[in-house]
């Protein structure tokens, strides 16, 4: 150095595994899953022990093995509890949007049914009225405005002339007029209305005068102006109206009158079709939320089976 043999002696091994998590990394306490033989005590998440020689630490106990061992590691195949996944699929449900379907709302057309009414005339056509506009008239009515003109007579006033003893008288002219007559005009009536600057008449009184008579003229009475008021009227102006006529135009469902034609047919109920609308509900579809389940992939306690490696070195005896 090699070979053979031996072993309850030394010695070796087991008393769980896995996942996530923590960690620079490893193991553990703790959490989760799992194994029907499967330890005990102590400390341990503001943690305990370690360093790729990490794959627990300290103390104690039990069991197995006898080298073709117990046991450990690992490869392939099968079964299989469970876990993970940023992968694929993805129901019920929720949200939202859309919708040519159903339901709902509106409108139109059509068919069926019933049948008021109908030859004292359905329905249809036509015409007129009723309604609106314009134009031209009428009626009723409110307000505003308006008040004819001419001639003669008479009277007042002014001027001129003549006469007279005065008051005055006579003639002519102009003008004004509320007087009077007639005519005309659509253009009138009633009441009130000046103390003085209106008229008529003018008692009493006053003045002139011999008287007669005359003059001025207050009151009263009568009549009036400017004007006030009421009414009627007016070829006038501005309006109003539960007004009316005619003509023309327009609108038009109903109602009414007339004409033509001549037998249908209102309302209601039911069915069908079309168009439009609405989305509250049903249906259908899109998107989306979240997500059971499933698929796939990976890992995996445990079990079966076949391998490989380690354990394997050393001790004792014999031989070469």
């Nucleotide at each position: 150095c090699g070979g053979c043999g031996g072993g309850u002696a030394a010695g070796g091994a087991c008393c769980g595994g896995g996942g996530a998590g923590c960690u620079a990394g490893c193991c553990c306490u703790g959490c989760c899953c799992u194994g029907u033989u499967g330890c005990c005590u102590g400390a341990a998440a503001c943690g305990g022990g370690c360093u790729a020689u990490a794959c627990g630490c300290a103390g104690g106990g039990g069991u197995c093995c006898g080298u073709c061992a117990a046991c450990c590691u690992u490869g392939a195949g099968g079964a299989g509890c469970g876990a993970u996944g940023a992968c694929c699929u993805g129901a019920g449900c929720g949200g939202u949007c859309g919708u040519a379907g159903g339901c709902c709302g509106a409108g139109g057309c059509u068919c069926c049914u019933c049948g008021a009414c109908g030859a004292g005339g359905a329905g249809g056509c036509u015409u007129c009225g009723c309604c609106c506009c314009g134009c031209a008239g009428g009626g009723u009515u409110g307000g505003g405005c308006g008040g004819u003109g001419c001639a003669a007579g008479c009277a007042g006033c002014c001027c001129u002339u003549u006469c007279g003893a005065a008051g005055g008288a006579a003639a002519g002219g102009g003008u004004u007029g509320a007087c009077c007559u007639g005519c005309u005009c659509u253009g009138c009536c009633g009441u009130c209305g000046a103390a003085c600057c209106g008229g008529g008449c003018a008692a009493g009184g006053c003045c002139g005068g011999g008287a007669a008579c005359g003059g001025a003229g207050c009151a009263a009475c009568c009549c009036u102006a400017a004007g006030a008021u009421g009414g009627a009227c007016g070829c006038c102006c501005c309006g109003a109206c539960g007004u009316u006529u005619g003509c023309g135009g327009g609108a038009g469902a109903a109602c009414g009158g007339g004409g033509c034609u001549g037998a249908g047919g209102a309302a209601g109920g039911g069915g069908g079709c079309c168009u439009c609308g609405a989305c509250a509900c049903c249906g259908c579809g899109g998107c989306u939320g979240g997500g059971a389940g499933g698929g796939c992939a990976u890992c995996c306690a445990u079990c079966c089976c076949c391998g490989a490696g380690g354990g394997a070195g050393g001790c004792c005896g014999c031989c070469g």
Archaeal signal recognition particle RNA from a Candidatus Bathyarchaeia archaeon, 320 nucleotides, folded computationally. The gene name in the source record is ffs. It matches the Rfam family "Archaeal signal recognition particle RNA". Gene Ontology terms of the family: SRP-dependent cotranslational protein targeting to membrane, signal sequence recognition and signal recognition particle, plasma membrane targeting. Rfam classes the family as a non-coding RNA gene. The organism belongs to Bathyarchaeia (SeqCode), within Archaea.